[in-house]
Annotation: Predicted 3D model of RNase P RNA and transfer RNA as a complex of 447 nucleotides. The coordinates come from a structure-prediction model, not an experiment, and the mean pLDDT is 77. It holds a member of the Rfam family "Bacterial RNase P class A". Rfam links the family to the GO terms tRNA processing, ribonuclease P activity and dimeric ribonuclease P complex.
RNA sequence: CCAGAGGGUCGGGCGGCCGCGGCUUUGCAUUUUGCAAGGGCGAGGAAAGUCCGGGCUCCACGAAACGACGGUGCCGGGUAACGCCCGGCGGGGGCAACCCCAGGGACAGUGCAACAGAAAGCAAACCGCCGGUCUUCGGGCCGGCAAGGUCGAAAGGGUGCGGUAAGAGCGCACCGCGUCUCCGGCAACGGAAGGCGGCACGGUAAACCCCACCGGGAGCAAGACCGAAUAGGGGCGGCAUAUGGGCCAUGUUUCGGCUCGUCGCCCGGGUUGGUUGCUCGAGGGGCGGAGCAAUCCGUCUCCUAGACGAAUGGCCGCACAGGCGGAGUGAUCCGCUGGACAGAACCCGGCUUACAGACCCUCUGGCAUU
RNA sequence: CGGGGAGUGGCGCAGCCUGGUAGCGCAUCUGCUUUGGGAGCAGAGGGUCGCAGGUUCGAAUCCUGUCUCCCCGACCA
Numbered sequence: 001c002c003a004g005a006g007g008g009u010c011g012g013g014c015g016g017c018c019g020c021g022g023c024u025u026u027g028c029a030u031u032u033u034g035c036a037a038g039g040g041c042g043a044g045g046a047a048a049g050u051c052c053g054g055g056c057u058c059c060a061c062g063a064a065a066c067g068a069c070g071g072u073g074c075c076g077g078g079u080a081a082c083g084c085c086c087g088g089c090g091g092g093g094g095c096a097a098c099c100c101c102a103g104g105g106a107c108a109g110u111g112c113a114a115c116a117g118a119a120a121g122c123a124a125a126c127c128g129c130c131g132g133u134c135u136u137c138g139g140g141c142c143g144g145c146a147a148g149g150u151c152g153a154a155a156g157g158g159u160g161c162g163g164u165a166a167g168a169g170c171g172c173a174c175c176g177c178g179u180c181u182c183c184g185g186c187a188a189c190g191g192a193a194g195g196c197g198g199c200a201c202g203g204u205a206a207a208c209c210c211c212a213c214c215g216g217g218a219g220c221a222a223g224a225c226c227g228a229a230u231a232g233g234g235g236c237g238g239c240a241u242a243u244g245g246g247c248c249a250u251g252u253u254u255c256g257g258c259u260c261g262u263c264g265c266c267c268g269g270g271u272u273g274g275u276u277g278c279u280c281g282a283g284g285g286g287c288g289g290a291g292c293a294a295u296c297c298g299u300c301u302c303c304u305a306g307a308c309g310a311a312u313g314g315c316c317g318c319a320c321a322g323g324c325g326g327a328g329u330g331a332u333c334c335g336c337u338g339g340a341c342a343g344a345a346c347c348c349g350g351c352u353u354a355c356a357g358a359c360c361c362u363c364u365g366g367c368a369u370u
Numbered sequence: 371c372g373g374g375g376a377g378u379g380g381c382g383c384a385g386c387c388u389g390g391u392a393g394c395g396c397a398u399c400u401g402c403u404u405u406g407g408g409a410g411c412a413g414a415g416g417g418u419c420g421c422a423g424g425u426u427c428g429a430a431u432c433c434u435g436u437c438u439c440c441c442c443g444a445c446c447a
Stems, first nucleotide, its partner, number of pairs: 001366010013318006020042002023039007044341001048352002051350005056219004062255005069215005074088005089103001090101004104210002109208002111204002126149002128145007157175006176199001177197005182191003223276004233267007244260005269446003283302008320339001322337006371443007380396004390427001398414005420436005
């Protein structure tokens, strides 16, 4: 210098003017409240998709066992929790840095594999090879074989030697595989350690299923309070009048709890007001310590939107990247243009997706030079 | 803001659960019939199954992500 890998930070800056939404101080007016002036605050790394996990709230006056349904799925750790994160293991890709994997179980059972092909899970025999026999010399029949050919996504270990009529783990050597013991590791798993088995174990579980673990439902339009208004109304259905019924938001059972007219659906009527929930929280930053890391502990420090027909914008100037054009041998200069994705709506932890560009750190391969 | 559902020829739908050939009706085109048209009869064409990735030998179908469209949800009595 070129090509690449991993991680992090920022994502427009500064100044002026005019606006917008909350908060607050002062003054004036005032029935609620309004006006003026000043001060301070005012979007994101994803605020997004709503895909997971929680907090919070109600259902609700509840727990256990079994089942159903849904989800997760190598091992260990982290966490409030997770399908997230970290470290490792196994498999795959890359020369490498490194990246990717829904990665339990296919001897518990059931199912599926179109077309092609002789044959698709059971082993089977179309071409073929070999032996016998017949022959009109093309071949036919009987038997043996599974090495070779053919079809397919997939055809029941591989190479070599022996063996045989031809062959075949039929026998042997090496490689591979399975299994047992031993060794290492918390474990997944690993071993160029030893024994046994000629090898009987195919694929598919993002098919049903089995095993282990987890899960009650709904969501701030949850919920609480105040105010206003209306017809505090009507219909249908269920079950009832107390050793019974209804409810306890999936079923059964048990033990319980609440309630006595209640539950469900529909029609009709009224209001489209205010307060609260509402933002200080598993919160951010610095330093020190433990740990490979995720993360945890200690200490100091900071306060940083709370709108609701929903604020966070516009203009100007100055520099800065970037793009285009012109001048110049060149360094450079001049002019024009111009800054992504996107916008809070109860709040957190993640994942995923969108994103112009800028900067920093570490590492790998190659080339050149010293 | 929250919750639910659907994307398959030009239009309306089936197929998806249980993976293997994408089908039905209307419409379009051609021919026959008719003086001509309509109707009828016969035949034909036309589909990246919204898009991308994965699982599988194989995906409209199963899984994940994404895009678009549609529906429902205020309170009081």